[in-house]
RNA sequence: GCCUCUAUAGCUCAGUGGCUAGAGCAACAGUCUUGUAAACUGUAGGUCGUGGGUUCAAAUCCCACUAGAGGCU
Numbered sequence: 001g002c003c004u005c006u007a008u009a010g011c012u013c014a015g016u017g018g019c020u021a022g023a024g025c026a027a028c029a030g031u032c033u034u035g036u037a038a039a040c041u042g043u044a045g046g047u048c049g050u051g052g053g054u055u056c057a058a059a060u061c062c063c064a065c066u067a068g069a070g071g072c073u
Stems, first nucleotide, its partner, number of pairs: 001072007010025004018056001027043005049065005
């Protein structure tokens, strides 16, 4: 220098154009318990890496860039 993949909640991930962006774990609160844990219920938590473009509508499609992983030279 070139190619491929990845970037979504604190963590691990789902979501291949349309109804409010979701799950598990973690956090917080409550129930239960003598108390803790476990279990159950609920709550909060998001610039969908950044900037543009396409579209009535973009996490999703296109372009550039940034960061990470792998490969080739």